Context: one part of a larger RNA
RNA sequence: GAGCGAACGCUGGCGGCAGGCUUAACACAUGCAAGUCGAACGUGAAGCCGGGCUUCGGCCCGGGGGAAAGUGGCGCACGGGUGAGUAACGCGUGGGAAUCUACCCAGCAGUACGGAAUAACCCCGGGAAACUGGGGAUAAUACCGCAUACGACCCUUCGGGGUGAAAGCUUUACGCGCUCGAGGAUGGGCCCGCGGUCGAUUAGCUUGUUGGUGGGGUAACGGCCUACCAAGGCUGCGAUCGAUAGCCGGCCUGAGAGGGCAUACGGCCACACUGGCACUGAGACACGGGCCAGACUCCUACGGGAGGCAGCAGUGGGGAAUUUUGGACAAUGGGGGCAACCCUGAUCCAGCGACGCCGCGUGAUCGAUGAAGGCCUUCGGGUCGUAAAGAUCUUUCAGCGGGAAACAUCAUGAGGGUACCCGCAGAAGCAGGAGCGGCUAACUACGUGCCAGCAGCCGCGGUAAUACGUAGGCUCCAAGCGUUGUUC
Numbered sequence: 001g002a003g004c005g006a007a008c009g010c011u012g013g014c015g016g017c018a019g020g021c022u023u024a025a026c027a028c029a030u031g032c033a034a035g036u037c038g039a040a041c042g043u044g045a046a047g048c049c050g051g052g053c054u055u056c057g058g059c060c061c062g063g064g065g066g067a068a069a070g071u072g073g074c075g076c077a078c079g080g081g082u083g084a085g086u087a088a089c090g091c092g093u094g095g096g097a098a099u100c101u102a103c104c105c106a107g108c109a110g111u112a113c114g115g116a117a118u119a120a121c122c123c124c125g126g127g128a129a130a131c132u133g134g135g136g137a138u139a140a141u142a143c144c145g146c147a148u149a150c151g152a153c154c155c156u157u158c159g160g161g162g163u164g165a166a167a168g169c170u171u172u173a174c175g176c177g178c179u180c181g182a183g184g185a186u187g188g189g190c191c192c193g194c195g196g197u198c199g200a201u202u203a204g205c206u207u208g209u210u211g212g213u214g215g216g217g218u219a220a221c222g223g224c225c226u227a228c229c230a231a232g233g234c235u236g237c238g239a240u241c242g243a244u245a246g247c248c249g250g251c252c253u254g255a256g257a258g259g260g261c262a263u264a265c266g267g268c269c270a271c272a273c274u275g276g277c278a279c280u281g282a283g284a285c286a287c288g289g290g291c292c293a294g295a296c297u298c299c300u301a302c303g304g305g306a307g308g309c310a311g312c313a314g315u316g317g318g319g320a321a322u323u324u325u326g327g328a329c330a331a332u333g334g335g336g337g338c339a340a341c342c343c344u345g346a347u348c349c350a351g352c353g354a355c356g357c358c359g360c361g362u363g364a365u366c367g368a369u370g371a372a373g374g375c376c377u378u379c380g381g382g383u384c385g386u387a388a389a390g391a392u393c394u395u396u397c398a399g400c401g402g403g404a405a406a407c408a409u410c411a412u413g414a415g416g417g418u419a420c421c422c423g424c425a426g427a428a429g430c431a432g433g434a435g436c437g438g439c440u441a442a443c444u445a446c447g448u449g450c451c452a453g454c455a456g457c458c459g460c461g462g463u464a465a466u467a468c469g470u471a472g473g474c475u476c477c478a479a480g481c482g483u484u485g486u487u488c
Stems, first nucleotide, its partner, number of pairs: 001488004006484005013360005020352001021318001026316003030313003035074003040071002043068001048063006081271003091195006099188002104184002109179003113145003121136006152163004168176002170173001197243003204234003209231008246268004250261004273294005296307004324350001326349003332346001333344004363393004373384004397429001399424005407415001432477005437458003443472005453460002
């Protein structure tokens, strides 16, 4: 000198853009953050219409209606958060072979015939609750059998043999689906070379350890697992151990080489109260799913139960320090649905704080008897100073009134009566902070008297202090200015 996710002190007019728990991966009240499909299925509440009965309370039957829960499908593995752990093929980069991929795309071949259940519902029961047991009835794109098999898989003496599929719905049309196998696209799993921290006051480490064979397991290679066999494998080019740390694109600095950093945005990884486990599924060992154990909090009828904000807001706590319990799905995107549409604290907006960057304003021109006043003075005067007053003018910004978008090619606008435009009034509402001994730009007076104090370094202060305090003046920045911390 430059930089900052900053904080602190004094001060503070407006706007645009960006950014805002760096600390306790501390604990969390409350609300919301993942649903959707009636064009898969069986039920079917209320209000409404008609009829009947009535003790005038209402009840029953039919129609229509569609709430609600349930079965089923897809989604919930995305999106969003955090950085604890991790020194590792975790990441970056370049390769590789033994692999999977729902929805989507192009194409091939099919979609025949049957069956048995089970929720919801009704009845009975247990429990304070959470919830749950028994019996009865029922549907499906739920479940099962069977038929068929282009291709697929297994066996094969290469002739052949064997195994294995489907689901229908509807508004009836360029409709939505279903099944087998093959290809694509997309996304993943796995392996390898190389690269990027510190410590030797850590020197030896290792028994599934290193390799082989058989077997198991996986979508897949593999000590991934297991039995047996062999005795290997790593290490001074730093193994092992300890400490620290998510990695990268990037960001800051620097002429560069390099050094430092990892907040925002993007990619990858890891985690979801702590530890472990699997289930479902194309995909998870699953933040708002399950089970077990633990700590903690809450409810309880003491028998037993409920919970997990490192989602968005918000609370307590910690801290020098970090925001609203806001609006909208209008746009973009995502899930479901043929669609209408529904959901979406993703997102788009608004709110708060000068936290940062950028832009603008706090007026312009004229105005000397250089007014008053302050300060200094050699008492002559000098200076603040064209500064003020006064005159002429303008009206950005803010204010008031009127109009009014794009964002959305048909409809739909939260933002928002916003941006922007027009008009009105009046210089009117808008300046501070630090410094002035040298480094370093800017000096006098008074007070103080090694006191009180200053200070980044050198150093100032003990009676004329340009260094302390105050005042006037001056210098530098300016809606900021200083201080502290930190990086180069």
Overview: Small-subunit ribosomal RNA, 5' domain from an uncultured marine bacterium, 488 nucleotides, folded computationally. The coordinates come from a structure-prediction model, not an experiment, and the mean pLDDT is 89. RNAcentral holds the full RNA, with entries from ENA. Rfam family: Bacterial small subunit ribosomal RNA. Its family is annotated with ribosome and structural constituent of ribosome in the Gene Ontology.